[in-house]
């Protein structure tokens, strides 16, 4: 002074917070959901507050007081 591996730590995993877990990034990146139509850009249209799992908020939609 450069690669590479490792661990902590931090970041992130399509809409909020919390726990415990999992995975990816790591000084530039990790992420920035699908589906159909279009050369493209775009238009249409669907799911879901979780990466998973459990808890609370909020939205919605039924039912009883």
């Nucleotide at each position: 002074u450069u690669c590479a591996g490792g661990c902590a730590c931090g970041g992130u995993g399509a809409u909020g917070g919390a726990g415990c877990u999992c995975g990816c990034c790591a000084c530039g990146g990790a992420c920035u959901g699908c589906c159909g139509c279009g050369c493209g850009a775009g238009c249409g249209g669907c799911u879901g507050a979780u990466g998973g799992c459990u808890c609370c908020u909020g939205a919605c939609g039924g039912a009883c007081g």
The RNA shown here (Fluoride riboswitch aptamer (crcB RNA motif)) has 65 nucleotides and comes from a Vulcanimicrobiota bacterium.